[in-house]
A computed fold for a 374-nucleotide RNA from a Gammaproteobacteria bacterium, annotated as Bacterial RNase P class A.
């Protein structure tokens, strides 16, 4: 210099003018008033996919069905997240991706093509007598060629996502693991390692395909409903009317069963009220700084308080500077000036931890890999 790969961060800033929203603390004609001080939108506030705190029901227990996740250890309240490791894959390489238990429990499915799709198979080939025809070599014995046909082959080719172990020697009429070496693969077995799993020896018929993101098996987790949970206060009505069921019953936060607890349940019509104040922001909270850890993270001090609307608050104006494209001019080639246009994804509504999705432009750092120079 290019061209990749990983992380991190920013995503406007200053100023004046007008206007909000919550606190606090003063005043005050007690009004949506005033004045002073403080704060005031995200990296996703997005998706409603997961895991939780909280908040209500149940004596909160136990089973079944049903959901979840799926290598190993480790972090966190916790998890399908995160970390690190181990296989596999893909990349010259830094990486980057796995829905990763289990196929000897069972059941199922593999279309067409293909001879043949789990213990199968002969389309094109390959070999083919000692019996059978013909030809030569003078008959005959004998020998050599030829054809066919019994009968062998799965090595070569071809079908196909996949062909019942590759590879290379040997052997054979040609052939095969038929025999050997090496890989594979199955058993036992020693070492490393907390483990998945690596790695080494021996022995073995050389034979046992694929799909579980198919049903199923294993293991290990899971009460339900959710700020529109939920608690106060005020207010208003009509403590209405009908019907069914009722202790061998009925309800009781998904469904069935047992157990438990209550004593009414359940449908139809009619009628009020849909106000108000809490829940609502001090947290599994940022932030330094030390110390353990490979590392997610943990401990320990010190420190700070960082939005709380409820038809929903952060907004308009204006004037500079900075970024980022284009166009011109100048260059001492570092770069200055002028003019023009442009800035992405997008607003909490009880609040975290993730996950995923959107995201113009810029910045920094570390790593690979290619070119050239020295």
């Nucleotide at each position: 210099c290019g061209a990749g790969c990983c992380g991190g961060c920013c995503g406007g800033g200053c100023a004046g003018c007008c206007g909000c929203u919550c606190c606090g603390c003063g005043c005050c004609c007690c009004g949506c008033g005033c004045g002073c001080g403080g704060g005031g939108a995200g990296g996703a506030a997005a998706g409603u996919c997961c895991g939780g705190g909280c908040u209500c029901c149940a004596c909160a227990g136990g089973g079944c069905a049903g959901g979840g996740u799926g290598c190993c250890a480790g972090g966190u309240a916790a998890c399908g997240c995160c970390u690190g490791g181990g296989g596999g894959g893909c990349g010259c390489g830094a990486g980057c991706c796995c829905a990763c238990g289990g196929a000897a429990a069972g059941u199922g499915c593999c279309a067409c093509a293909g001879a043949g799709a789990a213990c199968a198979g002969a389309c094109c080939g390959c070999c083919g007598a000692u019996g059978g025809c013909c030809c030569c070599g003078u008959c005959c014995c004998c020998g050599g060629g030829g054809c066919a046909c019994a009968g062998g082959c799965a090595a070569g080719g071809g079908u196909g996502a996949a062909a019942c172990g590759g590879u290379g020697c040997g052997g054979u009429a040609a052939g095969a693991g038929c025999g050997c070496a090496c890989c594979g693969c199955g058993c036992g077995g020693g070492c490393g390692g907390c483990a998945a799993c690596g790695u080494c020896c021996g022995c073995g018929g050389c034979a046992c395909g694929g799909c579980a993101a198919a049903c199923c098996c294993c293991a290990c987790c899971c009460g339900g409903a959710g700020c529109a949970a939920g608690a106060c206060c005020a207010a208003a009505u009509a403590g209405g009317g009908g019907a069914g069921c009722g202790a061998u019953c009925g309800u009781g936060u998904g469904g069935c069963c047992c157990g438990c607890a209550c004593g009414g349940c359940u449908c139809c019509c009619g009628g009020g009220u849909a106000g108000g104040u809490c829940g609502c922001a001090g947290g599994a909270g940022g932030c330094g700084u030390g110390c353990g850890g490979c590392g997610a993270c943990g401990c320990a001090c010190g420190u700070c308080c960082c939005a709380g609307a409820u038809g929903a608050a952060u907004g308009g104006c204006u004037g500079c500077c900075g970024c980022c494209c284009c166009g011109c001019c100048c260059u001492c080639c570092g770069g200055g000036g002028c003019g023009g246009g442009g800035a992405a994804c997008a607003g909490a509504a009880c609040c975290c931890g993730g996950c995923u999705u959107a995201c113009a432009g810029g910045c920094c750092g570390g790593c690979u890999c290619g070119c050239a120079c020295c």